This is a predicted structure of a 73-nucleotide RNA (transfer RNA) from a Planctomycetota bacterium.
Taxonomically the source falls in Planctomycetota (Bacteria, Pseudomonadati).
Model confidence (mean pLDDT): 80 of 100.
[in-house]
RNA sequence: GCCGCCAUAGCUCAACUGGUAGAGCAACGCUUUUGUAAAGCGUAGGUUGCCGGUUCAAUUCCGGCUGGCGGCC
Numbered sequence: 001g002c003c004g005c006c007a008u009a010g011c012u013c014a015a016c017u018g019g020u021a022g023a024g025c026a027a028c029g030c031u032u033u034u035g036u037a038a039a040g041c042g043u044a045g046g047u048u049g050c051c052g053g054u055u056c057a058a059u060u061c062c063g064g065c066u067g068g069c070g071g072c073c
Base pairs, nucleotide, nucleotide: 001072002071003070004069005068006067007066010025011024012023013022019056027043028042029041030040031039049065050064051063052062053061
């Protein structure tokens, strides 16, 4: 330099053909316990990496940029 994949909650990841963004763990609260842990219940937490385009509507489709991983040379 070229090609491919990835970027979504604090972490690990879903969201299959465009239609109100979810789960597990972690955090916080409550129950339980003499107390802690475990367990159960609940709460909060997201400008979906950035900038544009298409569309009534974009995490999803298109272009560019940034970063990460891999391959070729």
Rfam family: tRNA. By type it is a transfer RNA.